[in-house]
């Protein structure tokens, strides 16, 4: 260069045949509990869905190009 996997919440990560609100878990914050602290429990908050365009009535999803990350594999003094 070619291939092939992947980019979603602060970290790991689902998200099905394109179809209402974009989700867990840990974390964080609060609250209950506690003689206190952990743990358990209960509520919040937190997201350009890697950029950009382009299909559609409707895109995290299809499709083009681009950036990044791993992984193989060519090439090279």
């Nucleotide at each position: 260069g070619c291939c092939g996997a992947g980019g979603u919440a602060g970290c790991u990560c689902a998200g099905u045949c394109g179809g209402u609100g974009a989700g867990a878990g840990c974390g964080a914050u609060g609250g209950a509990u506690u003689c206190a602290u952990a743990a358990c429990c209960c509520a919040u908050a937190g997201g350009u869905c890697g950029g950009c365009g382009g299909u559609u009535c409707a895109a995290g999803u299809c499709c083009g190009c681009c950036c990044c990350u791993c992984g193989g594999u060519a090439c090279c003094a």
Source information:
This is a predicted structure of a 77-nucleotide RNA (transfer RNA) from a bacterium. Its mean pLDDT, the model's own confidence on a scale to 100, is 82. Its Rfam family is "tRNA". By type it is a transfer RNA.